A computed fold for a 279-nucleotide part of an RNA from a Hadesarchaea archaeon, annotated as large-subunit ribosomal RNA, domain VI. NCBI's taxonomy places the organism under Archaea, Methanobacteriati, Hadarchaeota (SeqCode), Hadarchaeia (SeqCode).
[in-house]
Context: one part of a larger RNA
RNA sequence: UGUUCGGUGUCUGAGGGGAAGGUGUCCCUAGUACGAGAGGAACGGGACGCCGGCGCCUCUGGUGUACCGGUUGUCCGACAGGGCAUCGCCGGGUAGCCACGCGCCAGUCGAUAAGGCCUGAAAGCAUCUAAGGCCGAAGCGACUCCCGAAAAUAGACACCGUGUCCGGCUGCCUCGCAAGGGGUGGUCGGCGGAGAGCUGGGGCUAGAAGACCCCGUUGAUAGGCCGGGGGUGUACGCGCGGAGCUUCGGCGACGCGUUCAGCCCACCGGUACUAAUCG
Numbered sequence: 001u002g003u004u005c006g007g008u009g010u011c012u013g014a015g016g017g018g019a020a021g022g023u024g025u026c027c028c029u030a031g032u033a034c035g036a037g038a039g040g041a042a043c044g045g046g047a048c049g050c051c052g053g054c055g056c057c058u059c060u061g062g063u064g065u066a067c068c069g070g071u072u073g074u075c076c077g078a079c080a081g082g083g084c085a086u087c088g089c090c091g092g093g094u095a096g097c098c099a100c101g102c103g104c105c106a107g108u109c110g111a112u113a114a115g116g117c118c119u120g121a122a123a124g125c126a127u128c129u130a131a132g133g134c135c136g137a138a139g140c141g142a143c144u145c146c147c148g149a150a151a152a153u154a155g156a157c158a159c160c161g162u163g164u165c166c167g168g169c170u171g172c173c174u175c176g177c178a179a180g181g182g183g184u185g186g187u188c189g190g191c192g193g194a195g196a197g198c199u200g201g202g203g204c205u206a207g208a209a210g211a212c213c214c215c216g217u218u219g220a221u222a223g224g225c226c227g228g229g230g231g232u233g234u235a236c237g238c239g240c241g242g243a244g245c246u247u248c249g250g251c252g253a254c255g256c257g258u259u260c261a262g263c264c265c266a267c268c269g270g271u272a273c274u275a276a277u278c279g
Stems, first nucleotide, its partner, number of pairs: 005161007015147003021051008034039001052105005060099004067092005072085005107143004115135004163191001165190011198279001200215004221275003224271005229265004237258005244251002
């Protein structure tokens, strides 16, 4: 763009996609069937692994240049607090993302292949085949998962809007003596219009850009603030102790108390304080 008025939402499912499964060990069947014995099954049922696929983050673990702490050198005059040095180095580490972690991945039915058969002529017999019929695979199809109205036979349903408004020019039909009236088209303009887009705030349902999703005051969308939960590991300042040093004034690593502190958070919840106003 089309789908024969414009749109919004929900579906149907033609068609398409996937391999989502593969494989092993053990137990029961059973020391059974079979076999002189030696030996030794199967159908069926169950348990546990490995490979692969999909999903997830409760646990375990990894990362975690958010964050917290320790510490070296140097600089900011000292303290405090910081910059730089691979995140300076080191010890931890929530969320997120992950695997080394966790969950799931039956089978049944149908039509068949090779093959095995039944009935059965041509050809009085025979023959699985010529007519007809029954079985038979890890393979094919369905059940299951995903996409899917551009499926041109272009679908269905529900709802919303609409021109059933105004004006200019113009064609045709009709009524009429005429002026003019009625009807039906074309074209141009105005107004209205469901809805969509843009602008605005966001995304841990999405993401290279677009797109997609959510929110926009009838509001918890983001930030702030408060609370919960959590990470670090006990802040600054002050007080006390303190090996020792001292010019006798004091200085002093470190330890203890104040302090399960201080600092911080991507998580959960609350709250319109700020911004989603107006267009």

Overview:
Its mean pLDDT, the model's own confidence on a scale to 100, is 82.